[in-house]
RNA sequence: UGCCUAAUCCCGGCCACGAAGGCUGGGAGCGGGGGAACCAAGAGUUGGGGCGAAUCUACCUCCAGGUGGAGGCGCGACUCCUUUAGCGCCAGCCCGUCAGCUAACCCCGUAGGCCGACGAAGGAGA
Numbered sequence: 001u002g003c004c005u006a007a008u009c010c011c012g013g014c015c016a017c018g019a020a021g022g023c024u025g026g027g028a029g030c031g032g033g034g035g036a037a038c039c040a041a042g043a044g045u046u047g048g049g050g051c052g053a054a055u056c057u058a059c060c061u062c063c064a065g066g067u068g069g070a071g072g073c074g075c076g077a078c079u080c081c082u083u084u085a086g087c088g089c090c091a092g093c094c095c096g097u098c099a100g101c102u103a104a105c106c107c108c109g110u111a112g113g114c115c116g117a118c119g120a121a122g123g124a125g126a
Base pairs, nucleotide, nucleotide: 002114003113004112008028009027010026011025012024013023014022015021029110030109031108032107033106034105039100047098048095049094050093051092055070056069057068058067059066060065071090072089073088074087075086078125079124080123081122082121083120084119
């Protein structure tokens, strides 16, 4: 100066002489879950479900892994959309026998991690 992501901004209270710091609240914005009618759905230990791009499948090795196919996601420095070339990712966690959709309504999150790109075309804006 930027990137992934919902994960940003604002306003208080207490501790402290004060500051730094610590603890604890509220709001806005953004994001997620539960939850009627109608519709859909016959399911049931082979449990089921949620967040997330992070799924399905073939082969090798048969132990962890490896190589493909399909599908999904991210990057390119003024911003957005589409296309294309290149590069990279396809993890992890949670609920606890339970949840289709779902108006009203109810509940929850606002963390964490990263660094050297400087390819192109079209359109719209600043």
The RNA shown here (c-di-AMP riboswitch aptamer (ydaO/yuaA leader)) has 126 nucleotides and comes from a soil metagenome. The sequence is in RNAcentral, with records from MGnify. Its Rfam family is "c-di-AMP riboswitch aptamer (ydaO/yuaA leader)". On this family, see Barrick et al., Proc Natl Acad Sci U S A 2004: "New RNA motifs suggest an expanded scope for riboswitches in bacterial genetic control". The prediction has a mean pLDDT of 78.